[in-house]
Molecule: SAM riboswitch aptamer (S box leader)
Organism: Acidimicrobiia bacterium
RNA sequence: CGCUCAUCCAGAGCGGCCGAGGGACGGGCCCUACGACGCCGCGGCAACCAGCGCCCGAUGCGCCAGGUGCCAAUGCCCGAACGAUGAGCA
Numbered sequence: 001c002g003c004u005c006a007u008c009c010a011g012a013g014c015g016g017c018c019g020a021g022g023g024a025c026g027g028g029c030c031c032u033a034c035g036a037c038g039c040c041g042c043g044g045c046a047a048c049c050a051g052c053g054c055c056c057g058a059u060g061c062g063c064c065a066g067g068u069g070c071c072a073a074u075g076c077c078c079g080a081a082c083g084a085u086g087a088g089c090a
Base pairs, nucleotide, nucleotide: 002089003088004087005086006085007084008083013042014041015040016039017038021031022030023029025079026078027077028076043071044070045069048067049066051063052062053061054060075082
């Protein structure tokens, strides 16, 4: 990078650095010098995979938080042969 499957109306801060854009894309509509976005520190939210226990007529249940992920707005809305995350495969 590609394919398959699942999920995406819940949830989550305070500092430091940097400075002008950012919300993937188009059209909207928003965020942003009262400092957004991005990066760092500490913190937090959550529970896909793993582990453990129950149960095995499952679209399982519970514990845990190791591997990930996430911490503006319903994936912000609409559109699309669109996107993101997790797991597996090549």